[in-house]
Molecule: SAM riboswitch aptamer (S box leader)
Organism: soil metagenome
RNA sequence: UCUUAUCGAGAAAGGUUGAGGGAUCAGGCCCUGUGAAACCUUAGCAACCAUCCCGACAUGAUCGGGAGCCAUGGUGCUACCUCCUGCCCGCUGAUUGUAAAUCAGCAAGGGAAAGAUGAGA
Repeated sequence: UCUUAUCGAGAAAGGUUGAGGGAUCAGGCCCUGUGAAACCUUAGCAACCAUCCCGACAUGAUCGGGAGCCAUGGUGCUACCUCCUGCCCGCUGAUUGUAAAUCAGCAAGGGAAAGAUGAGA
C1' cells in the first nucleotide's frame, strides 16, 4: 500500500514524569496539577486470530456451522458512539408567485470519505 471483517457493548489501579489530551484540519463539546500524554508494573475486558471437527463448490487472501470459551497462546482494548459535525441522500421550517437556489434546524436515519483494530496479501 491492497483486500476483508468489525467499530452505540465491555473493562483501571499503582509507579516514573510533569502539560497537555480526545488521529489529522476547522467548528463544537469535553477531559486534565483531585495530574494530560508517554513509558513501566499489575489487574481487567473482549473474543479477531492461532488449535480441533463438520459442511458447500466456484477449489481459494473462498464461504458457512460447531467445539475450545467458566479463555492457554498472538494481537487489541480499558472517558465521552470512531466524543459530535463536516461530503451525498432524507425530513421540517424560512426567504420566493412556483420551481430551482440559499439559509436554519432535526434524527440511535441511509450511504460515502477518513480513521482505528484484527486477519490475509